Molecule: Bacterial RNase P class A
Organism: Acidimicrobiales bacterium
């Protein structure tokens, strides 16, 4: 000096001039007026995806079904976050990313290819020690013994398919081969020792045990009741409704009942319109939080000076976005900058 990584922050700034919403004082011509004060959007106010306050609404307590979560620790009310572990991908690298209970509880799957897909299988291939067959040779004979065939039979190394063929590698071994035997290696199981809160991790020793799918049923723990601020609560006109009062019967009187008018300056009552709470140190109401100018900062692009660093002009940009009942999380969008680790390349010393 460049290119990167990763944690944090910031989110132009000062002034003036117009405007705007809330709240409080104040005016006076009392108008949704005027003056002054004050307060007035974010990191994501966004998607509305989780969690919880908060209201209603259901609900005894158990269990079925039907959802959802799954290594470990540690914070949290949860959603999540941080930190670690084990098997993978990516980058030279700092780091970035993906997964994550159980496959000896039990059922299931695996298209197409291929001889065969789970306690498996023989298409090409190897082999035929052993029996059979055909021959030479020897042997008086029984029968030896050698050669070929590859029939019965043995075998999976080597080819070949396939995402995957029942651990690799090398030696012995054999007919010919095979954990059949042995080292080694890599999983597993199990026994011991040692780190570590744990998940796991190191070193031994024994066992030849050696595929995968649990987003396929399933088995194991855990966790789950519905809608939402248009919730919900409270006040309440006109019109209309519905009961009462005044009317007649029934009666001596009260209580009732029964009928009839649809009437009254009369009480009640539920519901609508409407307000208000709910609701905030910004706030609602179909929704203010904004606009011009200038001058500084940042970046670009022409244009001028300058050898060169640099100066100067003249313009264009400063994203993404915008609260609506709160509040933590998750993603997701975002021009530029700024500071802390760190890595990698190239240069000096």
């Nucleotide at each position: 000096u460049g290119a990167g990584u990763u944690g944090g922050c910031c989110a132009g700034g000062u002034g003036g001039c117009c405007g705007c919403g809330g709240c409080g004082u104040g005016g006076c011509u009392c108008g949704a007026c005027c003056a002054c004060g004050u307060c007035g959007a974010g990191g994501a106010a966004g998607g509305u995806c989780g969690g919880g306050g908060c209201u209603c609404c259901a609900a005894a307590g158990g269990g079925c079904a039907g959802g959802g979560u799954g290594c470990u620790g540690g914070c949290g009310u949860g959603a999540g976050c941080c930190a670690g572990g084990a098997c993978g991908g990516g980058g030279u690298g700092a780091c970035c990313u993906g997964u994550c209970g159980g496959a000896c509880a039990g059922g299931g799957c695996a298209g197409c290819a291929g001889a065969g897909a789970g306690c498996a299988g023989a298409c090409c291939g190897c082999c035929g020690a052993u029996g059979g067959c055909g021959g030479g040779c020897c042997g008086a004979g029984a029968g030896g013994u050698c050669c070929g065939c590859a029939c019965a039979g043995g075998c999976a190394a080597g080819g070949g398919u396939g995402a995957a063929a029942c651990g690799g590698u090398g030696c012995g071994g054999u007919a010919a081969g095979a954990g059949c035997g042995c080292a080694c290696c890599a999983g597993c199981g199990u026994c011991g020792g040692g780190g570590g809160c744990g998940a796991c991790c190191c070193c031994g020793g024994c066992g030849g045990c050696u595929g995968g799918c649990a987003a396929c049923c399933c088995c194991c723990a855990c966790c789950c009741g519905g809608a939402g601020c248009a919730a919900g609560g409270c006040c309440a006109a006109g019109c209309g409704u519905g009961g009462g009062a005044c009317g007649a019967c029934c009666g001596g009187c009260c209580c009732g009942g029964u009928c009839g008018a649809u009437g009254u300056c009369c009480c009640c009552a539920g519901g609508u319109a409407g307000g208000c709470c709910g609701c905030a140190c910004a706030g609602a109401u179909g929704g203010a939080u904004g606009g011009c100018c200038a001058c500084c900062c940042g970046u670009c692009a022409c244009c001028c000076c300058g050898a060169g660093a640099g100066g100067g002009g003249c313009g264009g940009c400063g994203a993404c976005a915008g609260a609506a009942c709160c509040c933590c999380g998750c993603c997701u969008a975002u021009c530029g900058g700024c500071c802390g680790a760190c890595u990698c390349a190239c240069c000096g010393u």